A computed fold for a 348-nucleotide part of an RNA from a metagenome, annotated as small-subunit ribosomal RNA, central domain. Model confidence (mean pLDDT): 88 of 100.
Context: one part of a larger RNA
Formats: sequence, C1' cells, structure tokens
RNA sequence: CUGGGCGUAAAGCGUCCGCAGCCGGUUUGAAAAGUCGGAUGUUAAAUCACAAGGCUCAACCUUGUGCUCGUAUCCGAAACUUUCAAACUAGAGCAAGUCAGAGACUAGUGGAAUUCCUGGAGUAGGGGUGAUAUCCGUAGAUACCAGGAGGAACACCAAAAGCGAAGGCAGCUAGUUGGGGCUUUGCUGACGGUCAGGGACGAAAGCGUGGGGAGCAAAAAGGAUUAGAUACCCUUGUAGUCCACGCCGUAAACGAUGGGUGCUCGUUGUUGCGAACUCGACAUUCGCAGCGACUAAGCUAACGCGUUAAGCACCCCGCCUGUGAGUACGAUCGCAAGAUUAAAACAU
Repeated sequence: CUGGGCGUAAAGCGUCCGCAGCCGGUUUGAAAAGUCGGAUGUUAAAUCACAAGGCUCAACCUUGUGCUCGUAUCCGAAACUUUCAAACUAGAGCAAGUCAGAGACUAGUGGAAUUCCUGGAGUAGGGGUGAUAUCCGUAGAUACCAGGAGGAACACCAAAAGCGAAGGCAGCUAGUUGGGGCUUUGCUGACGGUCAGGGACGAAAGCGUGGGGAGCAAAAAGGAUUAGAUACCCUUGUAGUCCACGCCGUAAACGAUGGGUGCUCGUUGUUGCGAACUCGACAUUCGCAGCGACUAAGCUAACGCGUUAAGCACCCCGCCUGUGAGUACGAUCGCAAGAUUAAAACAU
C1' cells in the first nucleotide's frame, strides 16, 4: 500500500480557458515495452522453516536440507495495456434548416416619480414620532396649478419563468457580437475527458485621475430615548452611490454539493423546439433539451438526497486531520487598504 473522507461535523479552488501530466470508443494485423511462463547465473554469513544431533530438559548451540523477493541473459506466450499500420462511426466537431432568450458592448430615446428653480392662486401652519423635540414657514411655507432644470432608477408585464462559466443580467429602439436548444440528412474520422504550473473574467466596498451629483446615505452635527446611549427613532448631512479610464481580486463568490461519461421505478407543473393526429389551427399524445415539486429502490449519523443524486460505477483535479493560525517570518503582487502563499514553538 491493501483499507478514511469533503451538503450541514475539518474539507470542492469564486468561475472558466488551457500547456505538461494522468486517463481514453469499435475492428483487424504486426511488434513484444508493460504483463505472464520456463532455463541459467546471482541473490554472503547469521536470521527464518523443516529434519537430525549436543549441553540432564529448555532457552542456547551444531549439522543438513529448503526458502521468497529482486536482478541480468536466453527461449517462449499474445488476452489486456502500450507502440506502429490500416479501417470504422455510437464520442467530439463541422455544415444545412429553424427557434427562444433581462447573454455582452455601443449609440440614441420615453414616461412616471423625487428634488430644486420661476410664475400663478392661497393662508397659518407644515413636517416628524410610541409621544416629543431639533427642523421648515407671515422675508408667505405645506397642500393645488402651469412652465423649466438636473440626476438616478425603470411600476404594470413578472413567473417555482428566461439567459450567462461564474460574478451577474430587466423601460424602448437600432447597430455590433458571444453562447445555446431542436430537426434532418451530409461531411471530418477519436480530432476526446480532466488539468499541477499558467492565463482570462470576477458582486459590493475601497483606491487613483477627471467629470457628475436628483434621491439615498458611512463619517459628522443636532433632537429624542435612557441610569448612561459614542446605538436603535427623528431632523440635517460629507465621502460614496452615477460616468470615463486605470487599479484592487475579495464575499454566507452558497446548491455551504469540482468537472466529465455511462447506468438505475414513477407522478406532476412549467420554458424552448420537433413529431404524430388535423384541410389547417387549437387541444391531446410522444421525443429531445432546460427549470421546479413529490416520491420507489438505494444512500445518509440524522436532517435529508433521490434521472438536475448526496444512488450504482469509472477517469482527472482540488482539498481535510483540534487549538495556536489563515497568524509570524520570508517571498510575490498592490498607490494604499491589503491580497496570495504559509509554518513552528509553547500550552492543551
């Protein structure tokens, strides 16, 4: 090693792309590296096993025989792995037809609402709360009408719905563009799977430069509450939130569930496409691909999972083993904040 695990107990990298590596469909032939058999050499002695013998026995000692594994050479086997050659189409990809979608980016544009400004008309309150007060208002507020400015977000539709690798994506229109489903033949012919390093993307907050700033609002100020109230509530309010460019690289980045392939009862809803039925459409039934609910078997410590598996298997990667500690030191990255990598002692 054989022989542990990772939904919630410690443990799936935030996500994808991908070199090396590891793994890899069907058929035939050849080779014989792995593999298997035989022969020979080697495999020290002691040890060990067996059989005798010597100390009164035993331990111990002596003698004889045997022994694996490994390794080298030679001869052979050819099922599997491998290599080479030839072929195939079920994996993968391409083409054709068709379809859905908040997938991405850029430009333009619309209405409602909030705030502010101007004008009209109008008078004493308004606002806020559990109740107050700070606050606004006779220098004319609030409520109402008209006009204007500006920024941000898009009610209804709207859904367990849809799209995307993830983060995430929602008014409307146009342009550019990525991915996907379905159907049918045709083409290529294993071109595949995973992926240490590496690369790209990556919410919010934060940082840099320049804009923008309606509402909201860390910090800050005031008013309340309270024993106190550096809070919860109220009135204000600056960064920020928005845009462009550049950083940051982290989240309960969650399905707390890595990716791929195959297999394993059913019921029901919904989205997309197709087929059958039909003159056609609707409806219905069936198929494929998604998204949900309930469950058989099975699994699970239980909760629960259950064809979207946490079931049954195989391949590849990542990770776990009390605290100290995701810390110290070092290194890399960063403008900084910090991030990544990552121990030990001591104590228990």